[in-house]
RNA sequence: GCGCCUCUAGCUCAACGGCAGAGCAACGGACUUUUAAUCCGAAGGUUGUGGGUUCGAAUCCCACGGGGCGUA
Repeated sequence: GCGCCUCUAGCUCAACGGCAGAGCAACGGACUUUUAAUCCGAAGGUUGUGGGUUCGAAUCCCACGGGGCGUA
């Protein structure tokens, strides 16, 4: 350089083109002499960036960027 895959919460990952979710972490509470463990609760998102298609895009298309694999 070329080809392919991938990018969603702090982390790991879900999500038929139709309300963006779970686990863990962190935070608050209960329990406990205290911590841990356990239980409960609430919060946390310009779905990498910019365009396009569509009534409607995390999802489809294009460009760019980050990461990975292959090839020379």
Molecule: transfer RNA
Organism: bacterium